Small-subunit ribosomal RNA, 5' domain from an uncultured bacterium, 526 nucleotides, folded computationally. Rfam family: Bacterial small subunit ribosomal RNA. The full RNA is in RNAcentral, with records from Greengenes and SILVA. Its mean pLDDT, the model's own confidence on a scale to 100, is 83.
Context: one part of a larger RNA
RNA sequence: GGACGAACGCUGGCGGCGUGCUUAAUGAAUGCGAGUCGAACGAGAACCAGUUGCGUGCUUGCACAAGACUGGGGACAGUGGCGAACGGGUGAGUAACACGUGGGUAACCUGCCCUGUAGUCGGGCACAACAGCUGGAAACGGCUGCUAAUUCCCGAUAGUCUGCAGUAACAUAGGUUAUUGCAGUAAAGGUUUUUCCGCUACAGGAUGGGCCCGCGGGCCAUUAGCUUGUUGGUGGGGUAACGGCCUACCAAGGCGACGAUGGCUAGCCGGUCUGAGAGGAUGAUCGGCCACACUGGGACUGAGACAUGGUCCAGACUCCUCCGGGAGUUAGCAUCAGGGAAUCUUGCGCAAUGGGCGAAAGCCUGACGCAGCGACGCCGCGUGAGGGAUGAAGGUCUGCGGAUCGUAAACCUCUGUAAGCAGGGACGAAUGCCCGAUUUGGUCGGGAGUGACGGUACCUGCAGAGUAAGCUCCGGCUAACUACGUGCCAGCAGCCGCGGUAAUACGUAGGGAGCCAGCGUUGUCC
Numbered sequence: 001g002g003a004c005g006a007a008c009g010c011u012g013g014c015g016g017c018g019u020g021c022u023u024a025a026u027g028a029a030u031g032c033g034a035g036u037c038g039a040a041c042g043a044g045a046a047c048c049a050g051u052u053g054c055g056u057g058c059u060u061g062c063a064c065a066a067g068a069c070u071g072g073g074g075a076c077a078g079u080g081g082c083g084a085a086c087g088g089g090u091g092a093g094u095a096a097c098a099c100g101u102g103g104g105u106a107a108c109c110u111g112c113c114c115u116g117u118a119g120u121c122g123g124g125c126a127c128a129a130c131a132g133c134u135g136g137a138a139a140c141g142g143c144u145g146c147u148a149a150u151u152c153c154c155g156a157u158a159g160u161c162u163g164c165a166g167u168a169a170c171a172u173a174g175g176u177u178a179u180u181g182c183a184g185u186a187a188a189g190g191u192u193u194u195u196c197c198g199c200u201a202c203a204g205g206a207u208g209g210g211c212c213c214g215c216g217g218g219c220c221a222u223u224a225g226c227u228u229g230u231u232g233g234u235g236g237g238g239u240a241a242c243g244g245c246c247u248a249c250c251a252a253g254g255c256g257a258c259g260a261u262g263g264c265u266a267g268c269c270g271g272u273c274u275g276a277g278a279g280g281a282u283g284a285u286c287g288g289c290c291a292c293a294c295u296g297g298g299a300c301u302g303a304g305a306c307a308u309g310g311u312c313c314a315g316a317c318u319c320c321u322c323c324g325g326g327a328g329u330u331a332g333c334a335u336c337a338g339g340g341a342a343u344c345u346u347g348c349g350c351a352a353u354g355g356g357c358g359a360a361a362g363c364c365u366g367a368c369g370c371a372g373c374g375a376c377g378c379c380g381c382g383u384g385a386g387g388g389a390u391g392a393a394g395g396u397c398u399g400c401g402g403a404u405c406g407u408a409a410a411c412c413u414c415u416g417u418a419a420g421c422a423g424g425g426a427c428g429a430a431u432g433c434c435c436g437a438u439u440u441g442g443u444c445g446g447g448a449g450u451g452a453c454g455g456u457a458c459c460u461g462c463a464g465a466g467u468a469a470g471c472u473c474c475g476g477c478u479a480a481c482u483a484c485g486u487g488c489c490a491g492c493a494g495c496c497g498c499g500g501u502a503a504u505a506c507g508u509a510g511g512g513a514g515c516c517a518g519c520g521u522u523g524u525c526c
Stems, first nucleotide, its partner, number of pairs: 001526004006522005013381006019374002021339001026337003030334003035082003040079002047072006055064004089292003099216007108209002113205008121155004130145006161184010189197002218264003225255003230252008267289004271282004294315005316329005345371001347370003353367001354365004384414004394405004418467001420462005428453001433447006470515005475496003481510005491498002
């Protein structure tokens, strides 16, 4: 000098864009943060319409009407499907194939999506919901009975699938291709109705992952020896898959001064800061990967988890309880307490982008888009411009002549940024929907609409210099000097050092220098 997720002191006009618990991975009141599909299924409240009507009123053929039936309608709950493994947070742990980079997989998986081939036949048993009974304070159940499906099961059919046994070619890690025989394994329907959406098997693709390897990136040798599933083999098991991954047996190996083992510290990277570079430091925000979800452990479901807002066990803590037993965990968004030098609103909206579900309309979305708070940072703008000498008053200094603040002010002539008020007023919006056309479910044309931000940005007008400047420093380094006070006191100080009676170094004033909505100080890095 530069930089910062900064803090502190003094000061503080506006806007844009960013950014904001670095400490206690401490504890949490409350609300929200993952649902959706009735075009998979049964049942179906309110309500509406129609038919019929026990009855009531009487004006005796008209009203009102419990109830029943049919149709519409669909709340709440349930079965089923998909999603909930994404998105969001944090950095505790981890010195490791965790990450980066380059490879391998002839050792693997991949829901939804795309392409291709073939198929979607026949039957059956349940369990929720519901009804009845019943336990419990509650959370939550139990028994009996009924029922539907794209739930579940059985059968048929099928091969480029799977298993077994062969053959040939190419390979050489257990593979690929072709072929023969035997055996086995599929399916689900819905619909606005002939079209779409689904379902099954196989093959290929795309995407996303799993596993393995080379190399690379901390400190300590005042850590020198470490290891028994340890190192290898065989058989078996397990996995999508290789493998001591697990197990039985056998052998005695394996690692290490090219630093094993141990200890300490730490998420890694793209990047960021600095520097001419080499390098050094760092890993906030944004992006990629990893790990974690009160602590420890386990599996289930599933294409995918050993699953932050799932489940089971144990523990800690908090809460409820009829004392038998239960409920919860913000490192999601807000918010509270605590800690701390220190870090924000219990805001608005799904209008956009993206995601989940759905044929769609649409629903959900604290992702996201916005707004709020903070000079925390960067950038931009303003606090007026021109003229104006009797060099006014006043302050300060003075050698008492004057000098200086100083064109500074007053005064004159203007301007109108920002703030204020008023009028107009967006882009972000096109999807989707309706109508039509055409090809056929894609495109084109037309129409009515859809904005949280926001009556915001922006444009125009109005009035009027009116509403807007501070901070640090002035001995040398280092730009900037005098007076008074003080008298080794009070104090200053980054280093050298100032202060003991004329202090340009302390305090105040005048003047000056620097930066400017900031200026200084502290901390850290280069």